[in-house]
Formats: sequence, structure tokens, C1' cells
RNA sequence: GGGUGCGUAGCUCAGUUGGUAGAGCAACUGACUCUUAAUCAGUGGGUCUGGGGUUCGAGCCCCCACGCGCCUA
Repeated sequence: GGGUGCGUAGCUCAGUUGGUAGAGCAACUGACUCUUAAUCAGUGGGUCUGGGGUUCGAGCCCCCACGCGCCUA
């Protein structure tokens, strides 16, 4: 250089018919406990890498860029 996959919450990831963005863990609050842990209940947390396009509507489709991984020269 060419090809290819990925980029979504603090972390690991789901979201594949294009129709209000989710789970687990972590954090926080409450219950329980002499206290901690465990357990139970609840709460908050996201410009879905950036820009542009298509569409009534984009995390999802198209183009470009950036970052990371793999294959190849």
C1' cells in the first nucleotide's frame, strides 16, 4: 500500500425488518446487620468515534475521515 472486522453507559457487550437506546458487572441510595461483607429493592449514568448523504424517521443503509485488531504484499 491492498483487503477485511470492530468503534454503543465507568468496564464487557446486545441491539441484523430503519420506528422513543438496553443487559450484566461496577457506582450511588434504601432495607437487613453491632459493623463490614453477602442478600434484597431502587436510582442515576449515553452528542451510539467524527463529518456528510439517503429517508417522514438512521446505532442500523451509502460515502469520506479517524482509532484499534486481523490477513496479505